The RNA shown here (transfer RNA) has 74 nucleotides and comes from Microchloropsis gaditana. It is recorded under the gene name tRNA-Ile.

């Protein structure tokens, strides 16, 4: 320098061929349970879907560029 892949909650990830409120597990907080703790159960909080622009009635999803990380080639 070139090609490709990845970026969604604190962490690990799902989200199909664009469509009705963006989700799960772990973790966190609170409550229940217990003599107490762990385990278990319930509730809740937590998101600029990496960023900017474009297409569209509608974008996490499609397109371009940028940023960060990774793989390969030179």
């Nucleotide at each position: 320098g070139a090609a490709c892949c990845u970026a969604u909650a604190a962490c690990u990830c799902a989200g199909c061929u664009g469509g009705u409120u963006a989700g799960a597990g772990u973790g966190u907080a609170c409550g229940c349970c217990u003599g107490a703790u762990a385990a278990g159960c319930g509730u809740a909080a937590a998101g600029u879907c990496a960023g900017u622009a474009g297409u569209u009635c509608a974008a996490a999803u499609c397109u371009a560029c940028u940023u960060a990380g990774g793989u390969u080639c030179a």